RNAcentral holds the sequence, with entries from ENA.
The RNA shown here (transfer RNA) has 73 nucleotides and comes from Aquifex aeolicus.
Model confidence (mean pLDDT): 82 of 100.

RNA sequence: UCCGGGGUAGCUCAGCCGGCAGAGCGGGGGACUGUUAAUCCCCUGGUCGCGGGUUCGAGUCCCGCCCCCGGAG
Numbered sequence: 001u002c003c004g005g006g007g008u009a010g011c012u013c014a015g016c017c018g019g020c021a022g023a024g025c026g027g028g029g030g031a032c033u034g035u036u037a038a039u040c041c042c043c044u045g046g047u048c049g050c051g052g053g054u055u056c057g058a059g060u061c062c063c064g065c066c067c068c069c070g071g072a073g
Base pairs, nucleotide, nucleotide: 001072002071003070004069005068006067007066010025011024012023013022019056026044027043028042029041030040031039049065050064051063052062053061
């Protein structure tokens, strides 16, 4: 330098063909129990990497850039 994959909650990741941003874990509170653990309930959660563009509407499509992983030379 070129090619491919990826960047979404504190962590691991979904989010299809553009239409309310989600799950599990974690954190807080409660129920249950002689106590702990387990289980159950409620709550807590976001500049969707950054900047533009298209669109009535963008996590999703287009352009540029940054970062991570792999490959080629």

The organism belongs to Aquifex, within Bacteria.
Its Rfam family is "tRNA". Rfam classes the family as a transfer RNA.
RNAcentral records the identical sequence in 5 taxa.